The RNA shown here (transfer RNA) has 82 nucleotides and comes from a Candidatus Harrisonbacteria bacterium. It matches the Rfam family "tRNA". It is annotated as a transfer RNA. The prediction has a mean pLDDT of 81. The sequence was found in a public genome assembly.

[in-house]
RNA sequence: GCCGCCGUGGUGGAAUUGGCAGACACGCACGACUCAAAAUCGUGUGCUGAAAAGCAUGUCGGUUCGACUCCGACCGGCGGCA
Numbered sequence: 001g002c003c004g005c006c007g008u009g010g011u012g013g014a015a016u017u018g019g020c021a022g023a024c025a026c027g028c029a030c031g032a033c034u035c036a037a038a039a040u041c042g043u044g045u046g047c048u049g050a051a052a053a054g055c056a057u058g059u060c061g062g063u064u065c066g067a068c069u070c071c072g073a074c075c076g077g078c079g080g081c082a
Stems, first nucleotide, its partner, number of pairs: 001081007010026003019065001027045006046055003058074005
């Protein structure tokens, strides 16, 4: 230099004939239980906001009524070829 695959909350990881983004698990916070703790159980847990609401899938654009999903460029990671 060329080719292929991948990038989603704090972490792993779902959601694909384009139609509710973040299911489920872990972690974390608070509570229950306990003399106290562990284990277990309950509730909550993306961001902004007082709320209503708005925003959020590596970044920036495009297509579309509608994009994590399709297209382009770039950034980063892994693999192959030279």